[in-house]
RNA sequence: AUGUUAUCAAGAAAGGUGGAGGGAUUAGACCCGUUGAAACCUUAGCAACCCUCUGUAUAAACAGAGAAGGUGCUAAAUUCUACUUUUAUGCUGUUGUAAUUUCAGUAUUAAAGAGAGAUAACGG
Numbered sequence: 001a002u003g004u005u006a007u008c009a010a011g012a013a014a015g016g017u018g019g020a021g022g023g024a025u026u027a028g029a030c031c032c033g034u035u036g037a038a039a040c041c042u043u044a045g046c047a048a049c050c051c052u053c054u055g056u057a058u059a060a061a062c063a064g065a066g067a068a069g070g071u072g073c074u075a076a077a078u079u080c081u082a083c084u085u086u087u088a089u090g091c092u093g094u095u096g097u098a099a100u101u102u103c104a105g106u107a108u109u110a111a112a113g114a115g116a117g118a119u120a121a122c123g124g
Stems, first nucleotide, its partner, number of pairs: 003122006013043005021032003026082004044074003049070002051066006078116001083113004088108006
């Protein structure tokens, strides 16, 4: 590298170096950026995956509290969309009735899921 499991609409920024890009990748949209992007460094903070303590408990597991240490993170939902299914509405074609319709396609909207990605722990 790859695999398994969990989480991903909450939360939390100042300074220095730097000097034009950045928001993972492809496409589109949108946004951030010379009132200073990426990257690196310092300090601070957030969170609670690992961790510590307590309770139930053989254990697993769950609940509560904590933050010294290992990671992570500190614009916007993982910035949004992309693939599938379904809901609603509109349009086009089609079918049928006295009337309410039937089927197909397409656009928008909403929900669920998949895929991709990020992080942690474990395995290797």